A computed fold for a 398-nucleotide RNA from an uncultured Bacteroidales bacterium, annotated as Bacterial RNase P class A.
Its mean pLDDT, the model's own confidence on a scale to 100, is 75.
The model forms 96% of the base pairs in the Rfam consensus.
Rfam family: Bacterial RNase P class A. The family's RNA type in Rfam is ribozyme. Rfam describes the family as follows. Ribonuclease P (RNase P) is a ubiquitous endoribonuclease, found in archaea, bacteria and eukarya as well as chloroplasts and mitochondria.
RNA sequence: GGCAGGGACUGUUCUAUCGCUGGGCAGAAAUGCCGAGAGGAAAGUCCGGGCAGCACGAGCCACCAUGCUUCCUAACGGGAAGAGACUGUGAGGGUAACCGAGCAGCCAUAGAGAGCGCCACAGAGAAUAUACCGCCUUUUGCAAGGGUGCUACCGCAAGGUUGGCCACCUUGCAAAAGGCAAGGGUGAAAACGCGGGGUAAGAGCCCACGACGUGCGCCGGUGACGGCCACGAUGGCAAGCCUCAUGGGCUGAAAGACCAAAUAUACCGACAAGCCUUCGGGCAACGGGCUGGCUCGCCUGUAUUGUCGGGGGGUAGGUUGAUAGAGGUCGUCGGCGACGGCGGCAGUAGAUUGAUGAUAGAACACGACAGAACCCGGCUUAUAGGUCCCUGCUAUUU
Numbered sequence: 001g002g003c004a005g006g007g008a009c010u011g012u013u014c015u016a017u018c019g020c021u022g023g024g025c026a027g028a029a030a031u032g033c034c035g036a037g038a039g040g041a042a043a044g045u046c047c048g049g050g051c052a053g054c055a056c057g058a059g060c061c062a063c064c065a066u067g068c069u070u071c072c073u074a075a076c077g078g079g080a081a082g083a084g085a086c087u088g089u090g091a092g093g094g095u096a097a098c099c100g101a102g103c104a105g106c107c108a109u110a111g112a113g114a115g116c117g118c119c120a121c122a123g124a125g126a127a128u129a130u131a132c133c134g135c136c137u138u139u140u141g142c143a144a145g146g147g148u149g150c151u152a153c154c155g156c157a158a159g160g161u162u163g164g165c166c167a168c169c170u171u172g173c174a175a176a177a178g179g180c181a182a183g184g185g186u187g188a189a190a191a192c193g194c195g196g197g198g199u200a201a202g203a204g205c206c207c208a209c210g211a212c213g214u215g216c217g218c219c220g221g222u223g224a225c226g227g228c229c230a231c232g233a234u235g236g237c238a239a240g241c242c243u244c245a246u247g248g249g250c251u252g253a254a255a256g257a258c259c260a261a262a263u264a265u266a267c268c269g270a271c272a273a274g275c276c277u278u279c280g281g282g283c284a285a286c287g288g289g290c291u292g293g294c295u296c297g298c299c300u301g302u303a304u305u306g307u308c309g310g311g312g313g314g315u316a317g318g319u320u321g322a323u324a325g326a327g328g329u330c331g332u333c334g335g336c337g338a339c340g341g342c343g344g345c346a347g348u349a350g351a352u353u354g355a356u357g358a359u360a361g362a363a364c365a366c367g368a369c370a371g372a373a374c375c376c377g378g379c380u381u382a383u384a385g386g387u388c389c390c391u392g393c394u395a396u397u398u
Base pairs, nucleotide, nucleotide: 001394002393003392004391005390006389007388008387009386010385012363013362014361015360016359017358018357020037021036023034024033025032026031039369043380044379046378047377048376049375050374051252052251053250054249063248064247065246066245067244068082069081070080071079072078083109084107086105087104088103089102092099093098110243111242115241116240117237118236119235132184133183134180135179136178137177138176139175140174141173142172143171144170145169146168149165150164151163152161153160154159192210193209195207196206197205211234212232213231214230215229217228218227219226220225256320257319258318259317265312267310268309269308270307271306272305273304274283275282276281285302286301287300288299289298290297328345329344330343331342332341333340334339364367
């Protein structure tokens, strides 16, 4: 220098004119002047919190979420630092099984000594293990070989025979019965591994070592956990049910609070009243009193309707919630770090048919993803280009 990967930051700029949404000043008003006006994700609305309303005696069950440890934080399922698995590489140690420093990646990582369930395909057998090939024993049959015995024949004898018989021994083949789980083979996984003993052959059957698990053990660590020692059994899946621990009341800014028009109207006050009439009164509706109830009668009043006035609630509409916040930044101190303490500094987006734009000119690398709607902390997703840092590989020069 190139390539690849990772992390952090940035993510068009300037001028003029005309508009749009807030703010300030002047003005009686019209209007004028000054200044402000999207993001790192404003997004998804996934998690947590603030705030608000409603609900609420406590506990249990159910439901949902989370799940190694310690710490950070207002809180979290977020973050930091660790622990331990797993994968790759692997200095080195060991006869081997296996262990293993370092480096890189990666993990939703409590419990499989509570219970249930599941384990495709392949394979003989997949959790009450199994027996295809194979290994071993016994029996039977056949064949070959061997040796002893009996017998036959030859020979006077020693002895001989490529005669026979019965049983025996060894080997091979076949069948049957039984033993084994070492080896082969299948599989993601074969009921711990390796070395030795042992055995007919074998097997944690026994021993040492190794893997794994457990422990009111000892030591180290705040802890997860690690080392040593002792003991013990042996498949996996909890992202199938489940068990254990912790947390969770519901809703959401269209929450909620305040002011409040027209029209209608609860309620209150004043006034007026139906029909007939010879103007004296009579009749009709309803309530109260005269009797505890009913009927009749008498007395008395009103409901009701209308007009006027007052008046509460709610609607339209307006104000607020609502933008200074668990905020940012700089320095310093503490901490490995997330972060925290102290001090300084700067700072008006706030709409509600919902502003943040258009035109012209200039510059360069020719401009990606994308637009606030109560606020904040995270996570996730999208993102052209640029800058810086780290790691690995590689080429060249000195």